[in-house]
Context: one part of a larger RNA
RNA sequence: UUUUUGUUAAGGAAUUUGGUAAAAUGAUUUUGUAAUUUUGGGAGAAGGGGUGUUUUGGUAGGGUGUAUGUUUGAGAGAGUUGUAGUGAAAAGAUUUAAGUGAUUGUUUAGUAAAAAUAUAGGUUUUUGUGAAGUUGUAAGGUGAAGUAUAGGGGUUGAUAUUUGUUUGGUGUUGGAAGGUUAAGAGGAGGGGUUAUUUUUUAUGGGAGAAGUUUUGAAUUGAAGUUUUAGUAAAUGGUGGUUGUAAUUAUAAUGGUUUUAAGGUAGUGAAAUUUUUUGUUGGGUAAGUUUUGAUUUGUAUGAAUGGUGUAAUGAUUUGGAUAUUGUUUUAAUGAGAGAUUUG
Numbered sequence: 001u002u003u004u005u006g007u008u009a010a011g012g013a014a015u016u017u018g019g020u021a022a023a024a025u026g027a028u029u030u031u032g033u034a035a036u037u038u039u040g041g042g043a044g045a046a047g048g049g050g051u052g053u054u055u056u057g058g059u060a061g062g063g064u065g066u067a068u069g070u071u072u073g074a075g076a077g078a079g080u081u082g083u084a085g086u087g088a089a090a091a092g093a094u095u096u097a098a099g100u101g102a103u104u105g106u107u108u109a110g111u112a113a114a115a116a117u118a119u120a121g122g123u124u125u126u127u128g129u130g131a132a133g134u135u136g137u138a139a140g141g142u143g144a145a146g147u148a149u150a151g152g153g154g155u156u157g158a159u160a161u162u163u164g165u166u167u168g169g170u171g172u173u174g175g176a177a178g179g180u181u182a183a184g185a186g187g188a189g190g191g192g193u194u195a196u197u198u199u200u201u202a203u204g205g206g207a208g209a210a211g212u213u214u215u216g217a218a219u220u221g222a223a224g225u226u227u228u229a230g231u232a233a234a235u236g237g238u239g240g241u242u243g244u245a246a247u248u249a250u251a252a253u254g255g256u257u258u259u260a261a262g263g264u265a266g267u268g269a270a271a272u273u274u275u276u277u278g279u280u281g282g283g284u285a286a287g288u289u290u291u292g293a294u295u296u297g298u299a300u301g302a303a304u305g306g307u308g309u310a311a312u313g314a315u316u317u318g319g320a321u322a323u324u325g326u327u328u329u330a331a332u333g334a335g336a337g338a339u340u341u342g
Stems, first nucleotide, its partner, number of pairs: 001337008010328002014326001019323001027051005036041001038158001052080005061072004081085001093321007100313002105117002121156007133142003160307003164238003169235002171231005178226003184220002189215005196207004239257005266300001267297001278294005
């Protein structure tokens, strides 16, 4: 000097981001046990008492057996003893109030175990069986040796209560007279070539069948789009402005503008609130955290679910009891190393 470990006066979280670490609780028996609740729980809630050994006596009682027996064995009484009797070791700390996910389960093998994922339950959409979906170039496989009380996809996430309004945009489903619209079909017409023919200057000019080649108008032509109706537990959205009540303030109420409709029930400085340590009650002597309210929601809000909720969690946050070298403030002992000196 490092590390592992023991003990500590008085205080007892003053330490620290935070009780991290350590201490404390602990077995068994008996007593006793709150709010609350989905009546199962909560609960080992919490909080108390006993525990050695000797003896009455291997007693009461039980098992077994035909039986002398044998085996097991409380509760109670009396005594005795230590600082201490589950005498060492092993063996829940408890409680209170909020957030969040219902729960058991799953996950980043090697920084994350969670509020993420899954879940039963809800809902929507699709599929009539040679099913949809999925895999393969295909045959084929799977779905399924199933058949809509079944299978696939999306979404939400137990239960309780509730899920308002909007179909203008985007998507999707159904309908459809017309417009627009590809390849293809179609082949009016035109061009090239020239057997032939014509011409007054001819090695020139003109006309031009068939064949062949090239170009090509009208007409016809699906889905889509345009159009129309439905659909929000589809994707999404869910306002300004101005006046008014006999103090002030506020505005049940009126005007105006504007939209597809203008945020309903709830909840709310919240895992969402910048301003902000909002304001106010509780908790503390003192509280940027915490809890109950308030509502002026920069930018809450209803299956992208809203709001509650018993139980549950190596979850997040605040308080309390017990407890302690975390600390005031250090001290001292033991084991194992490193280094130095002899």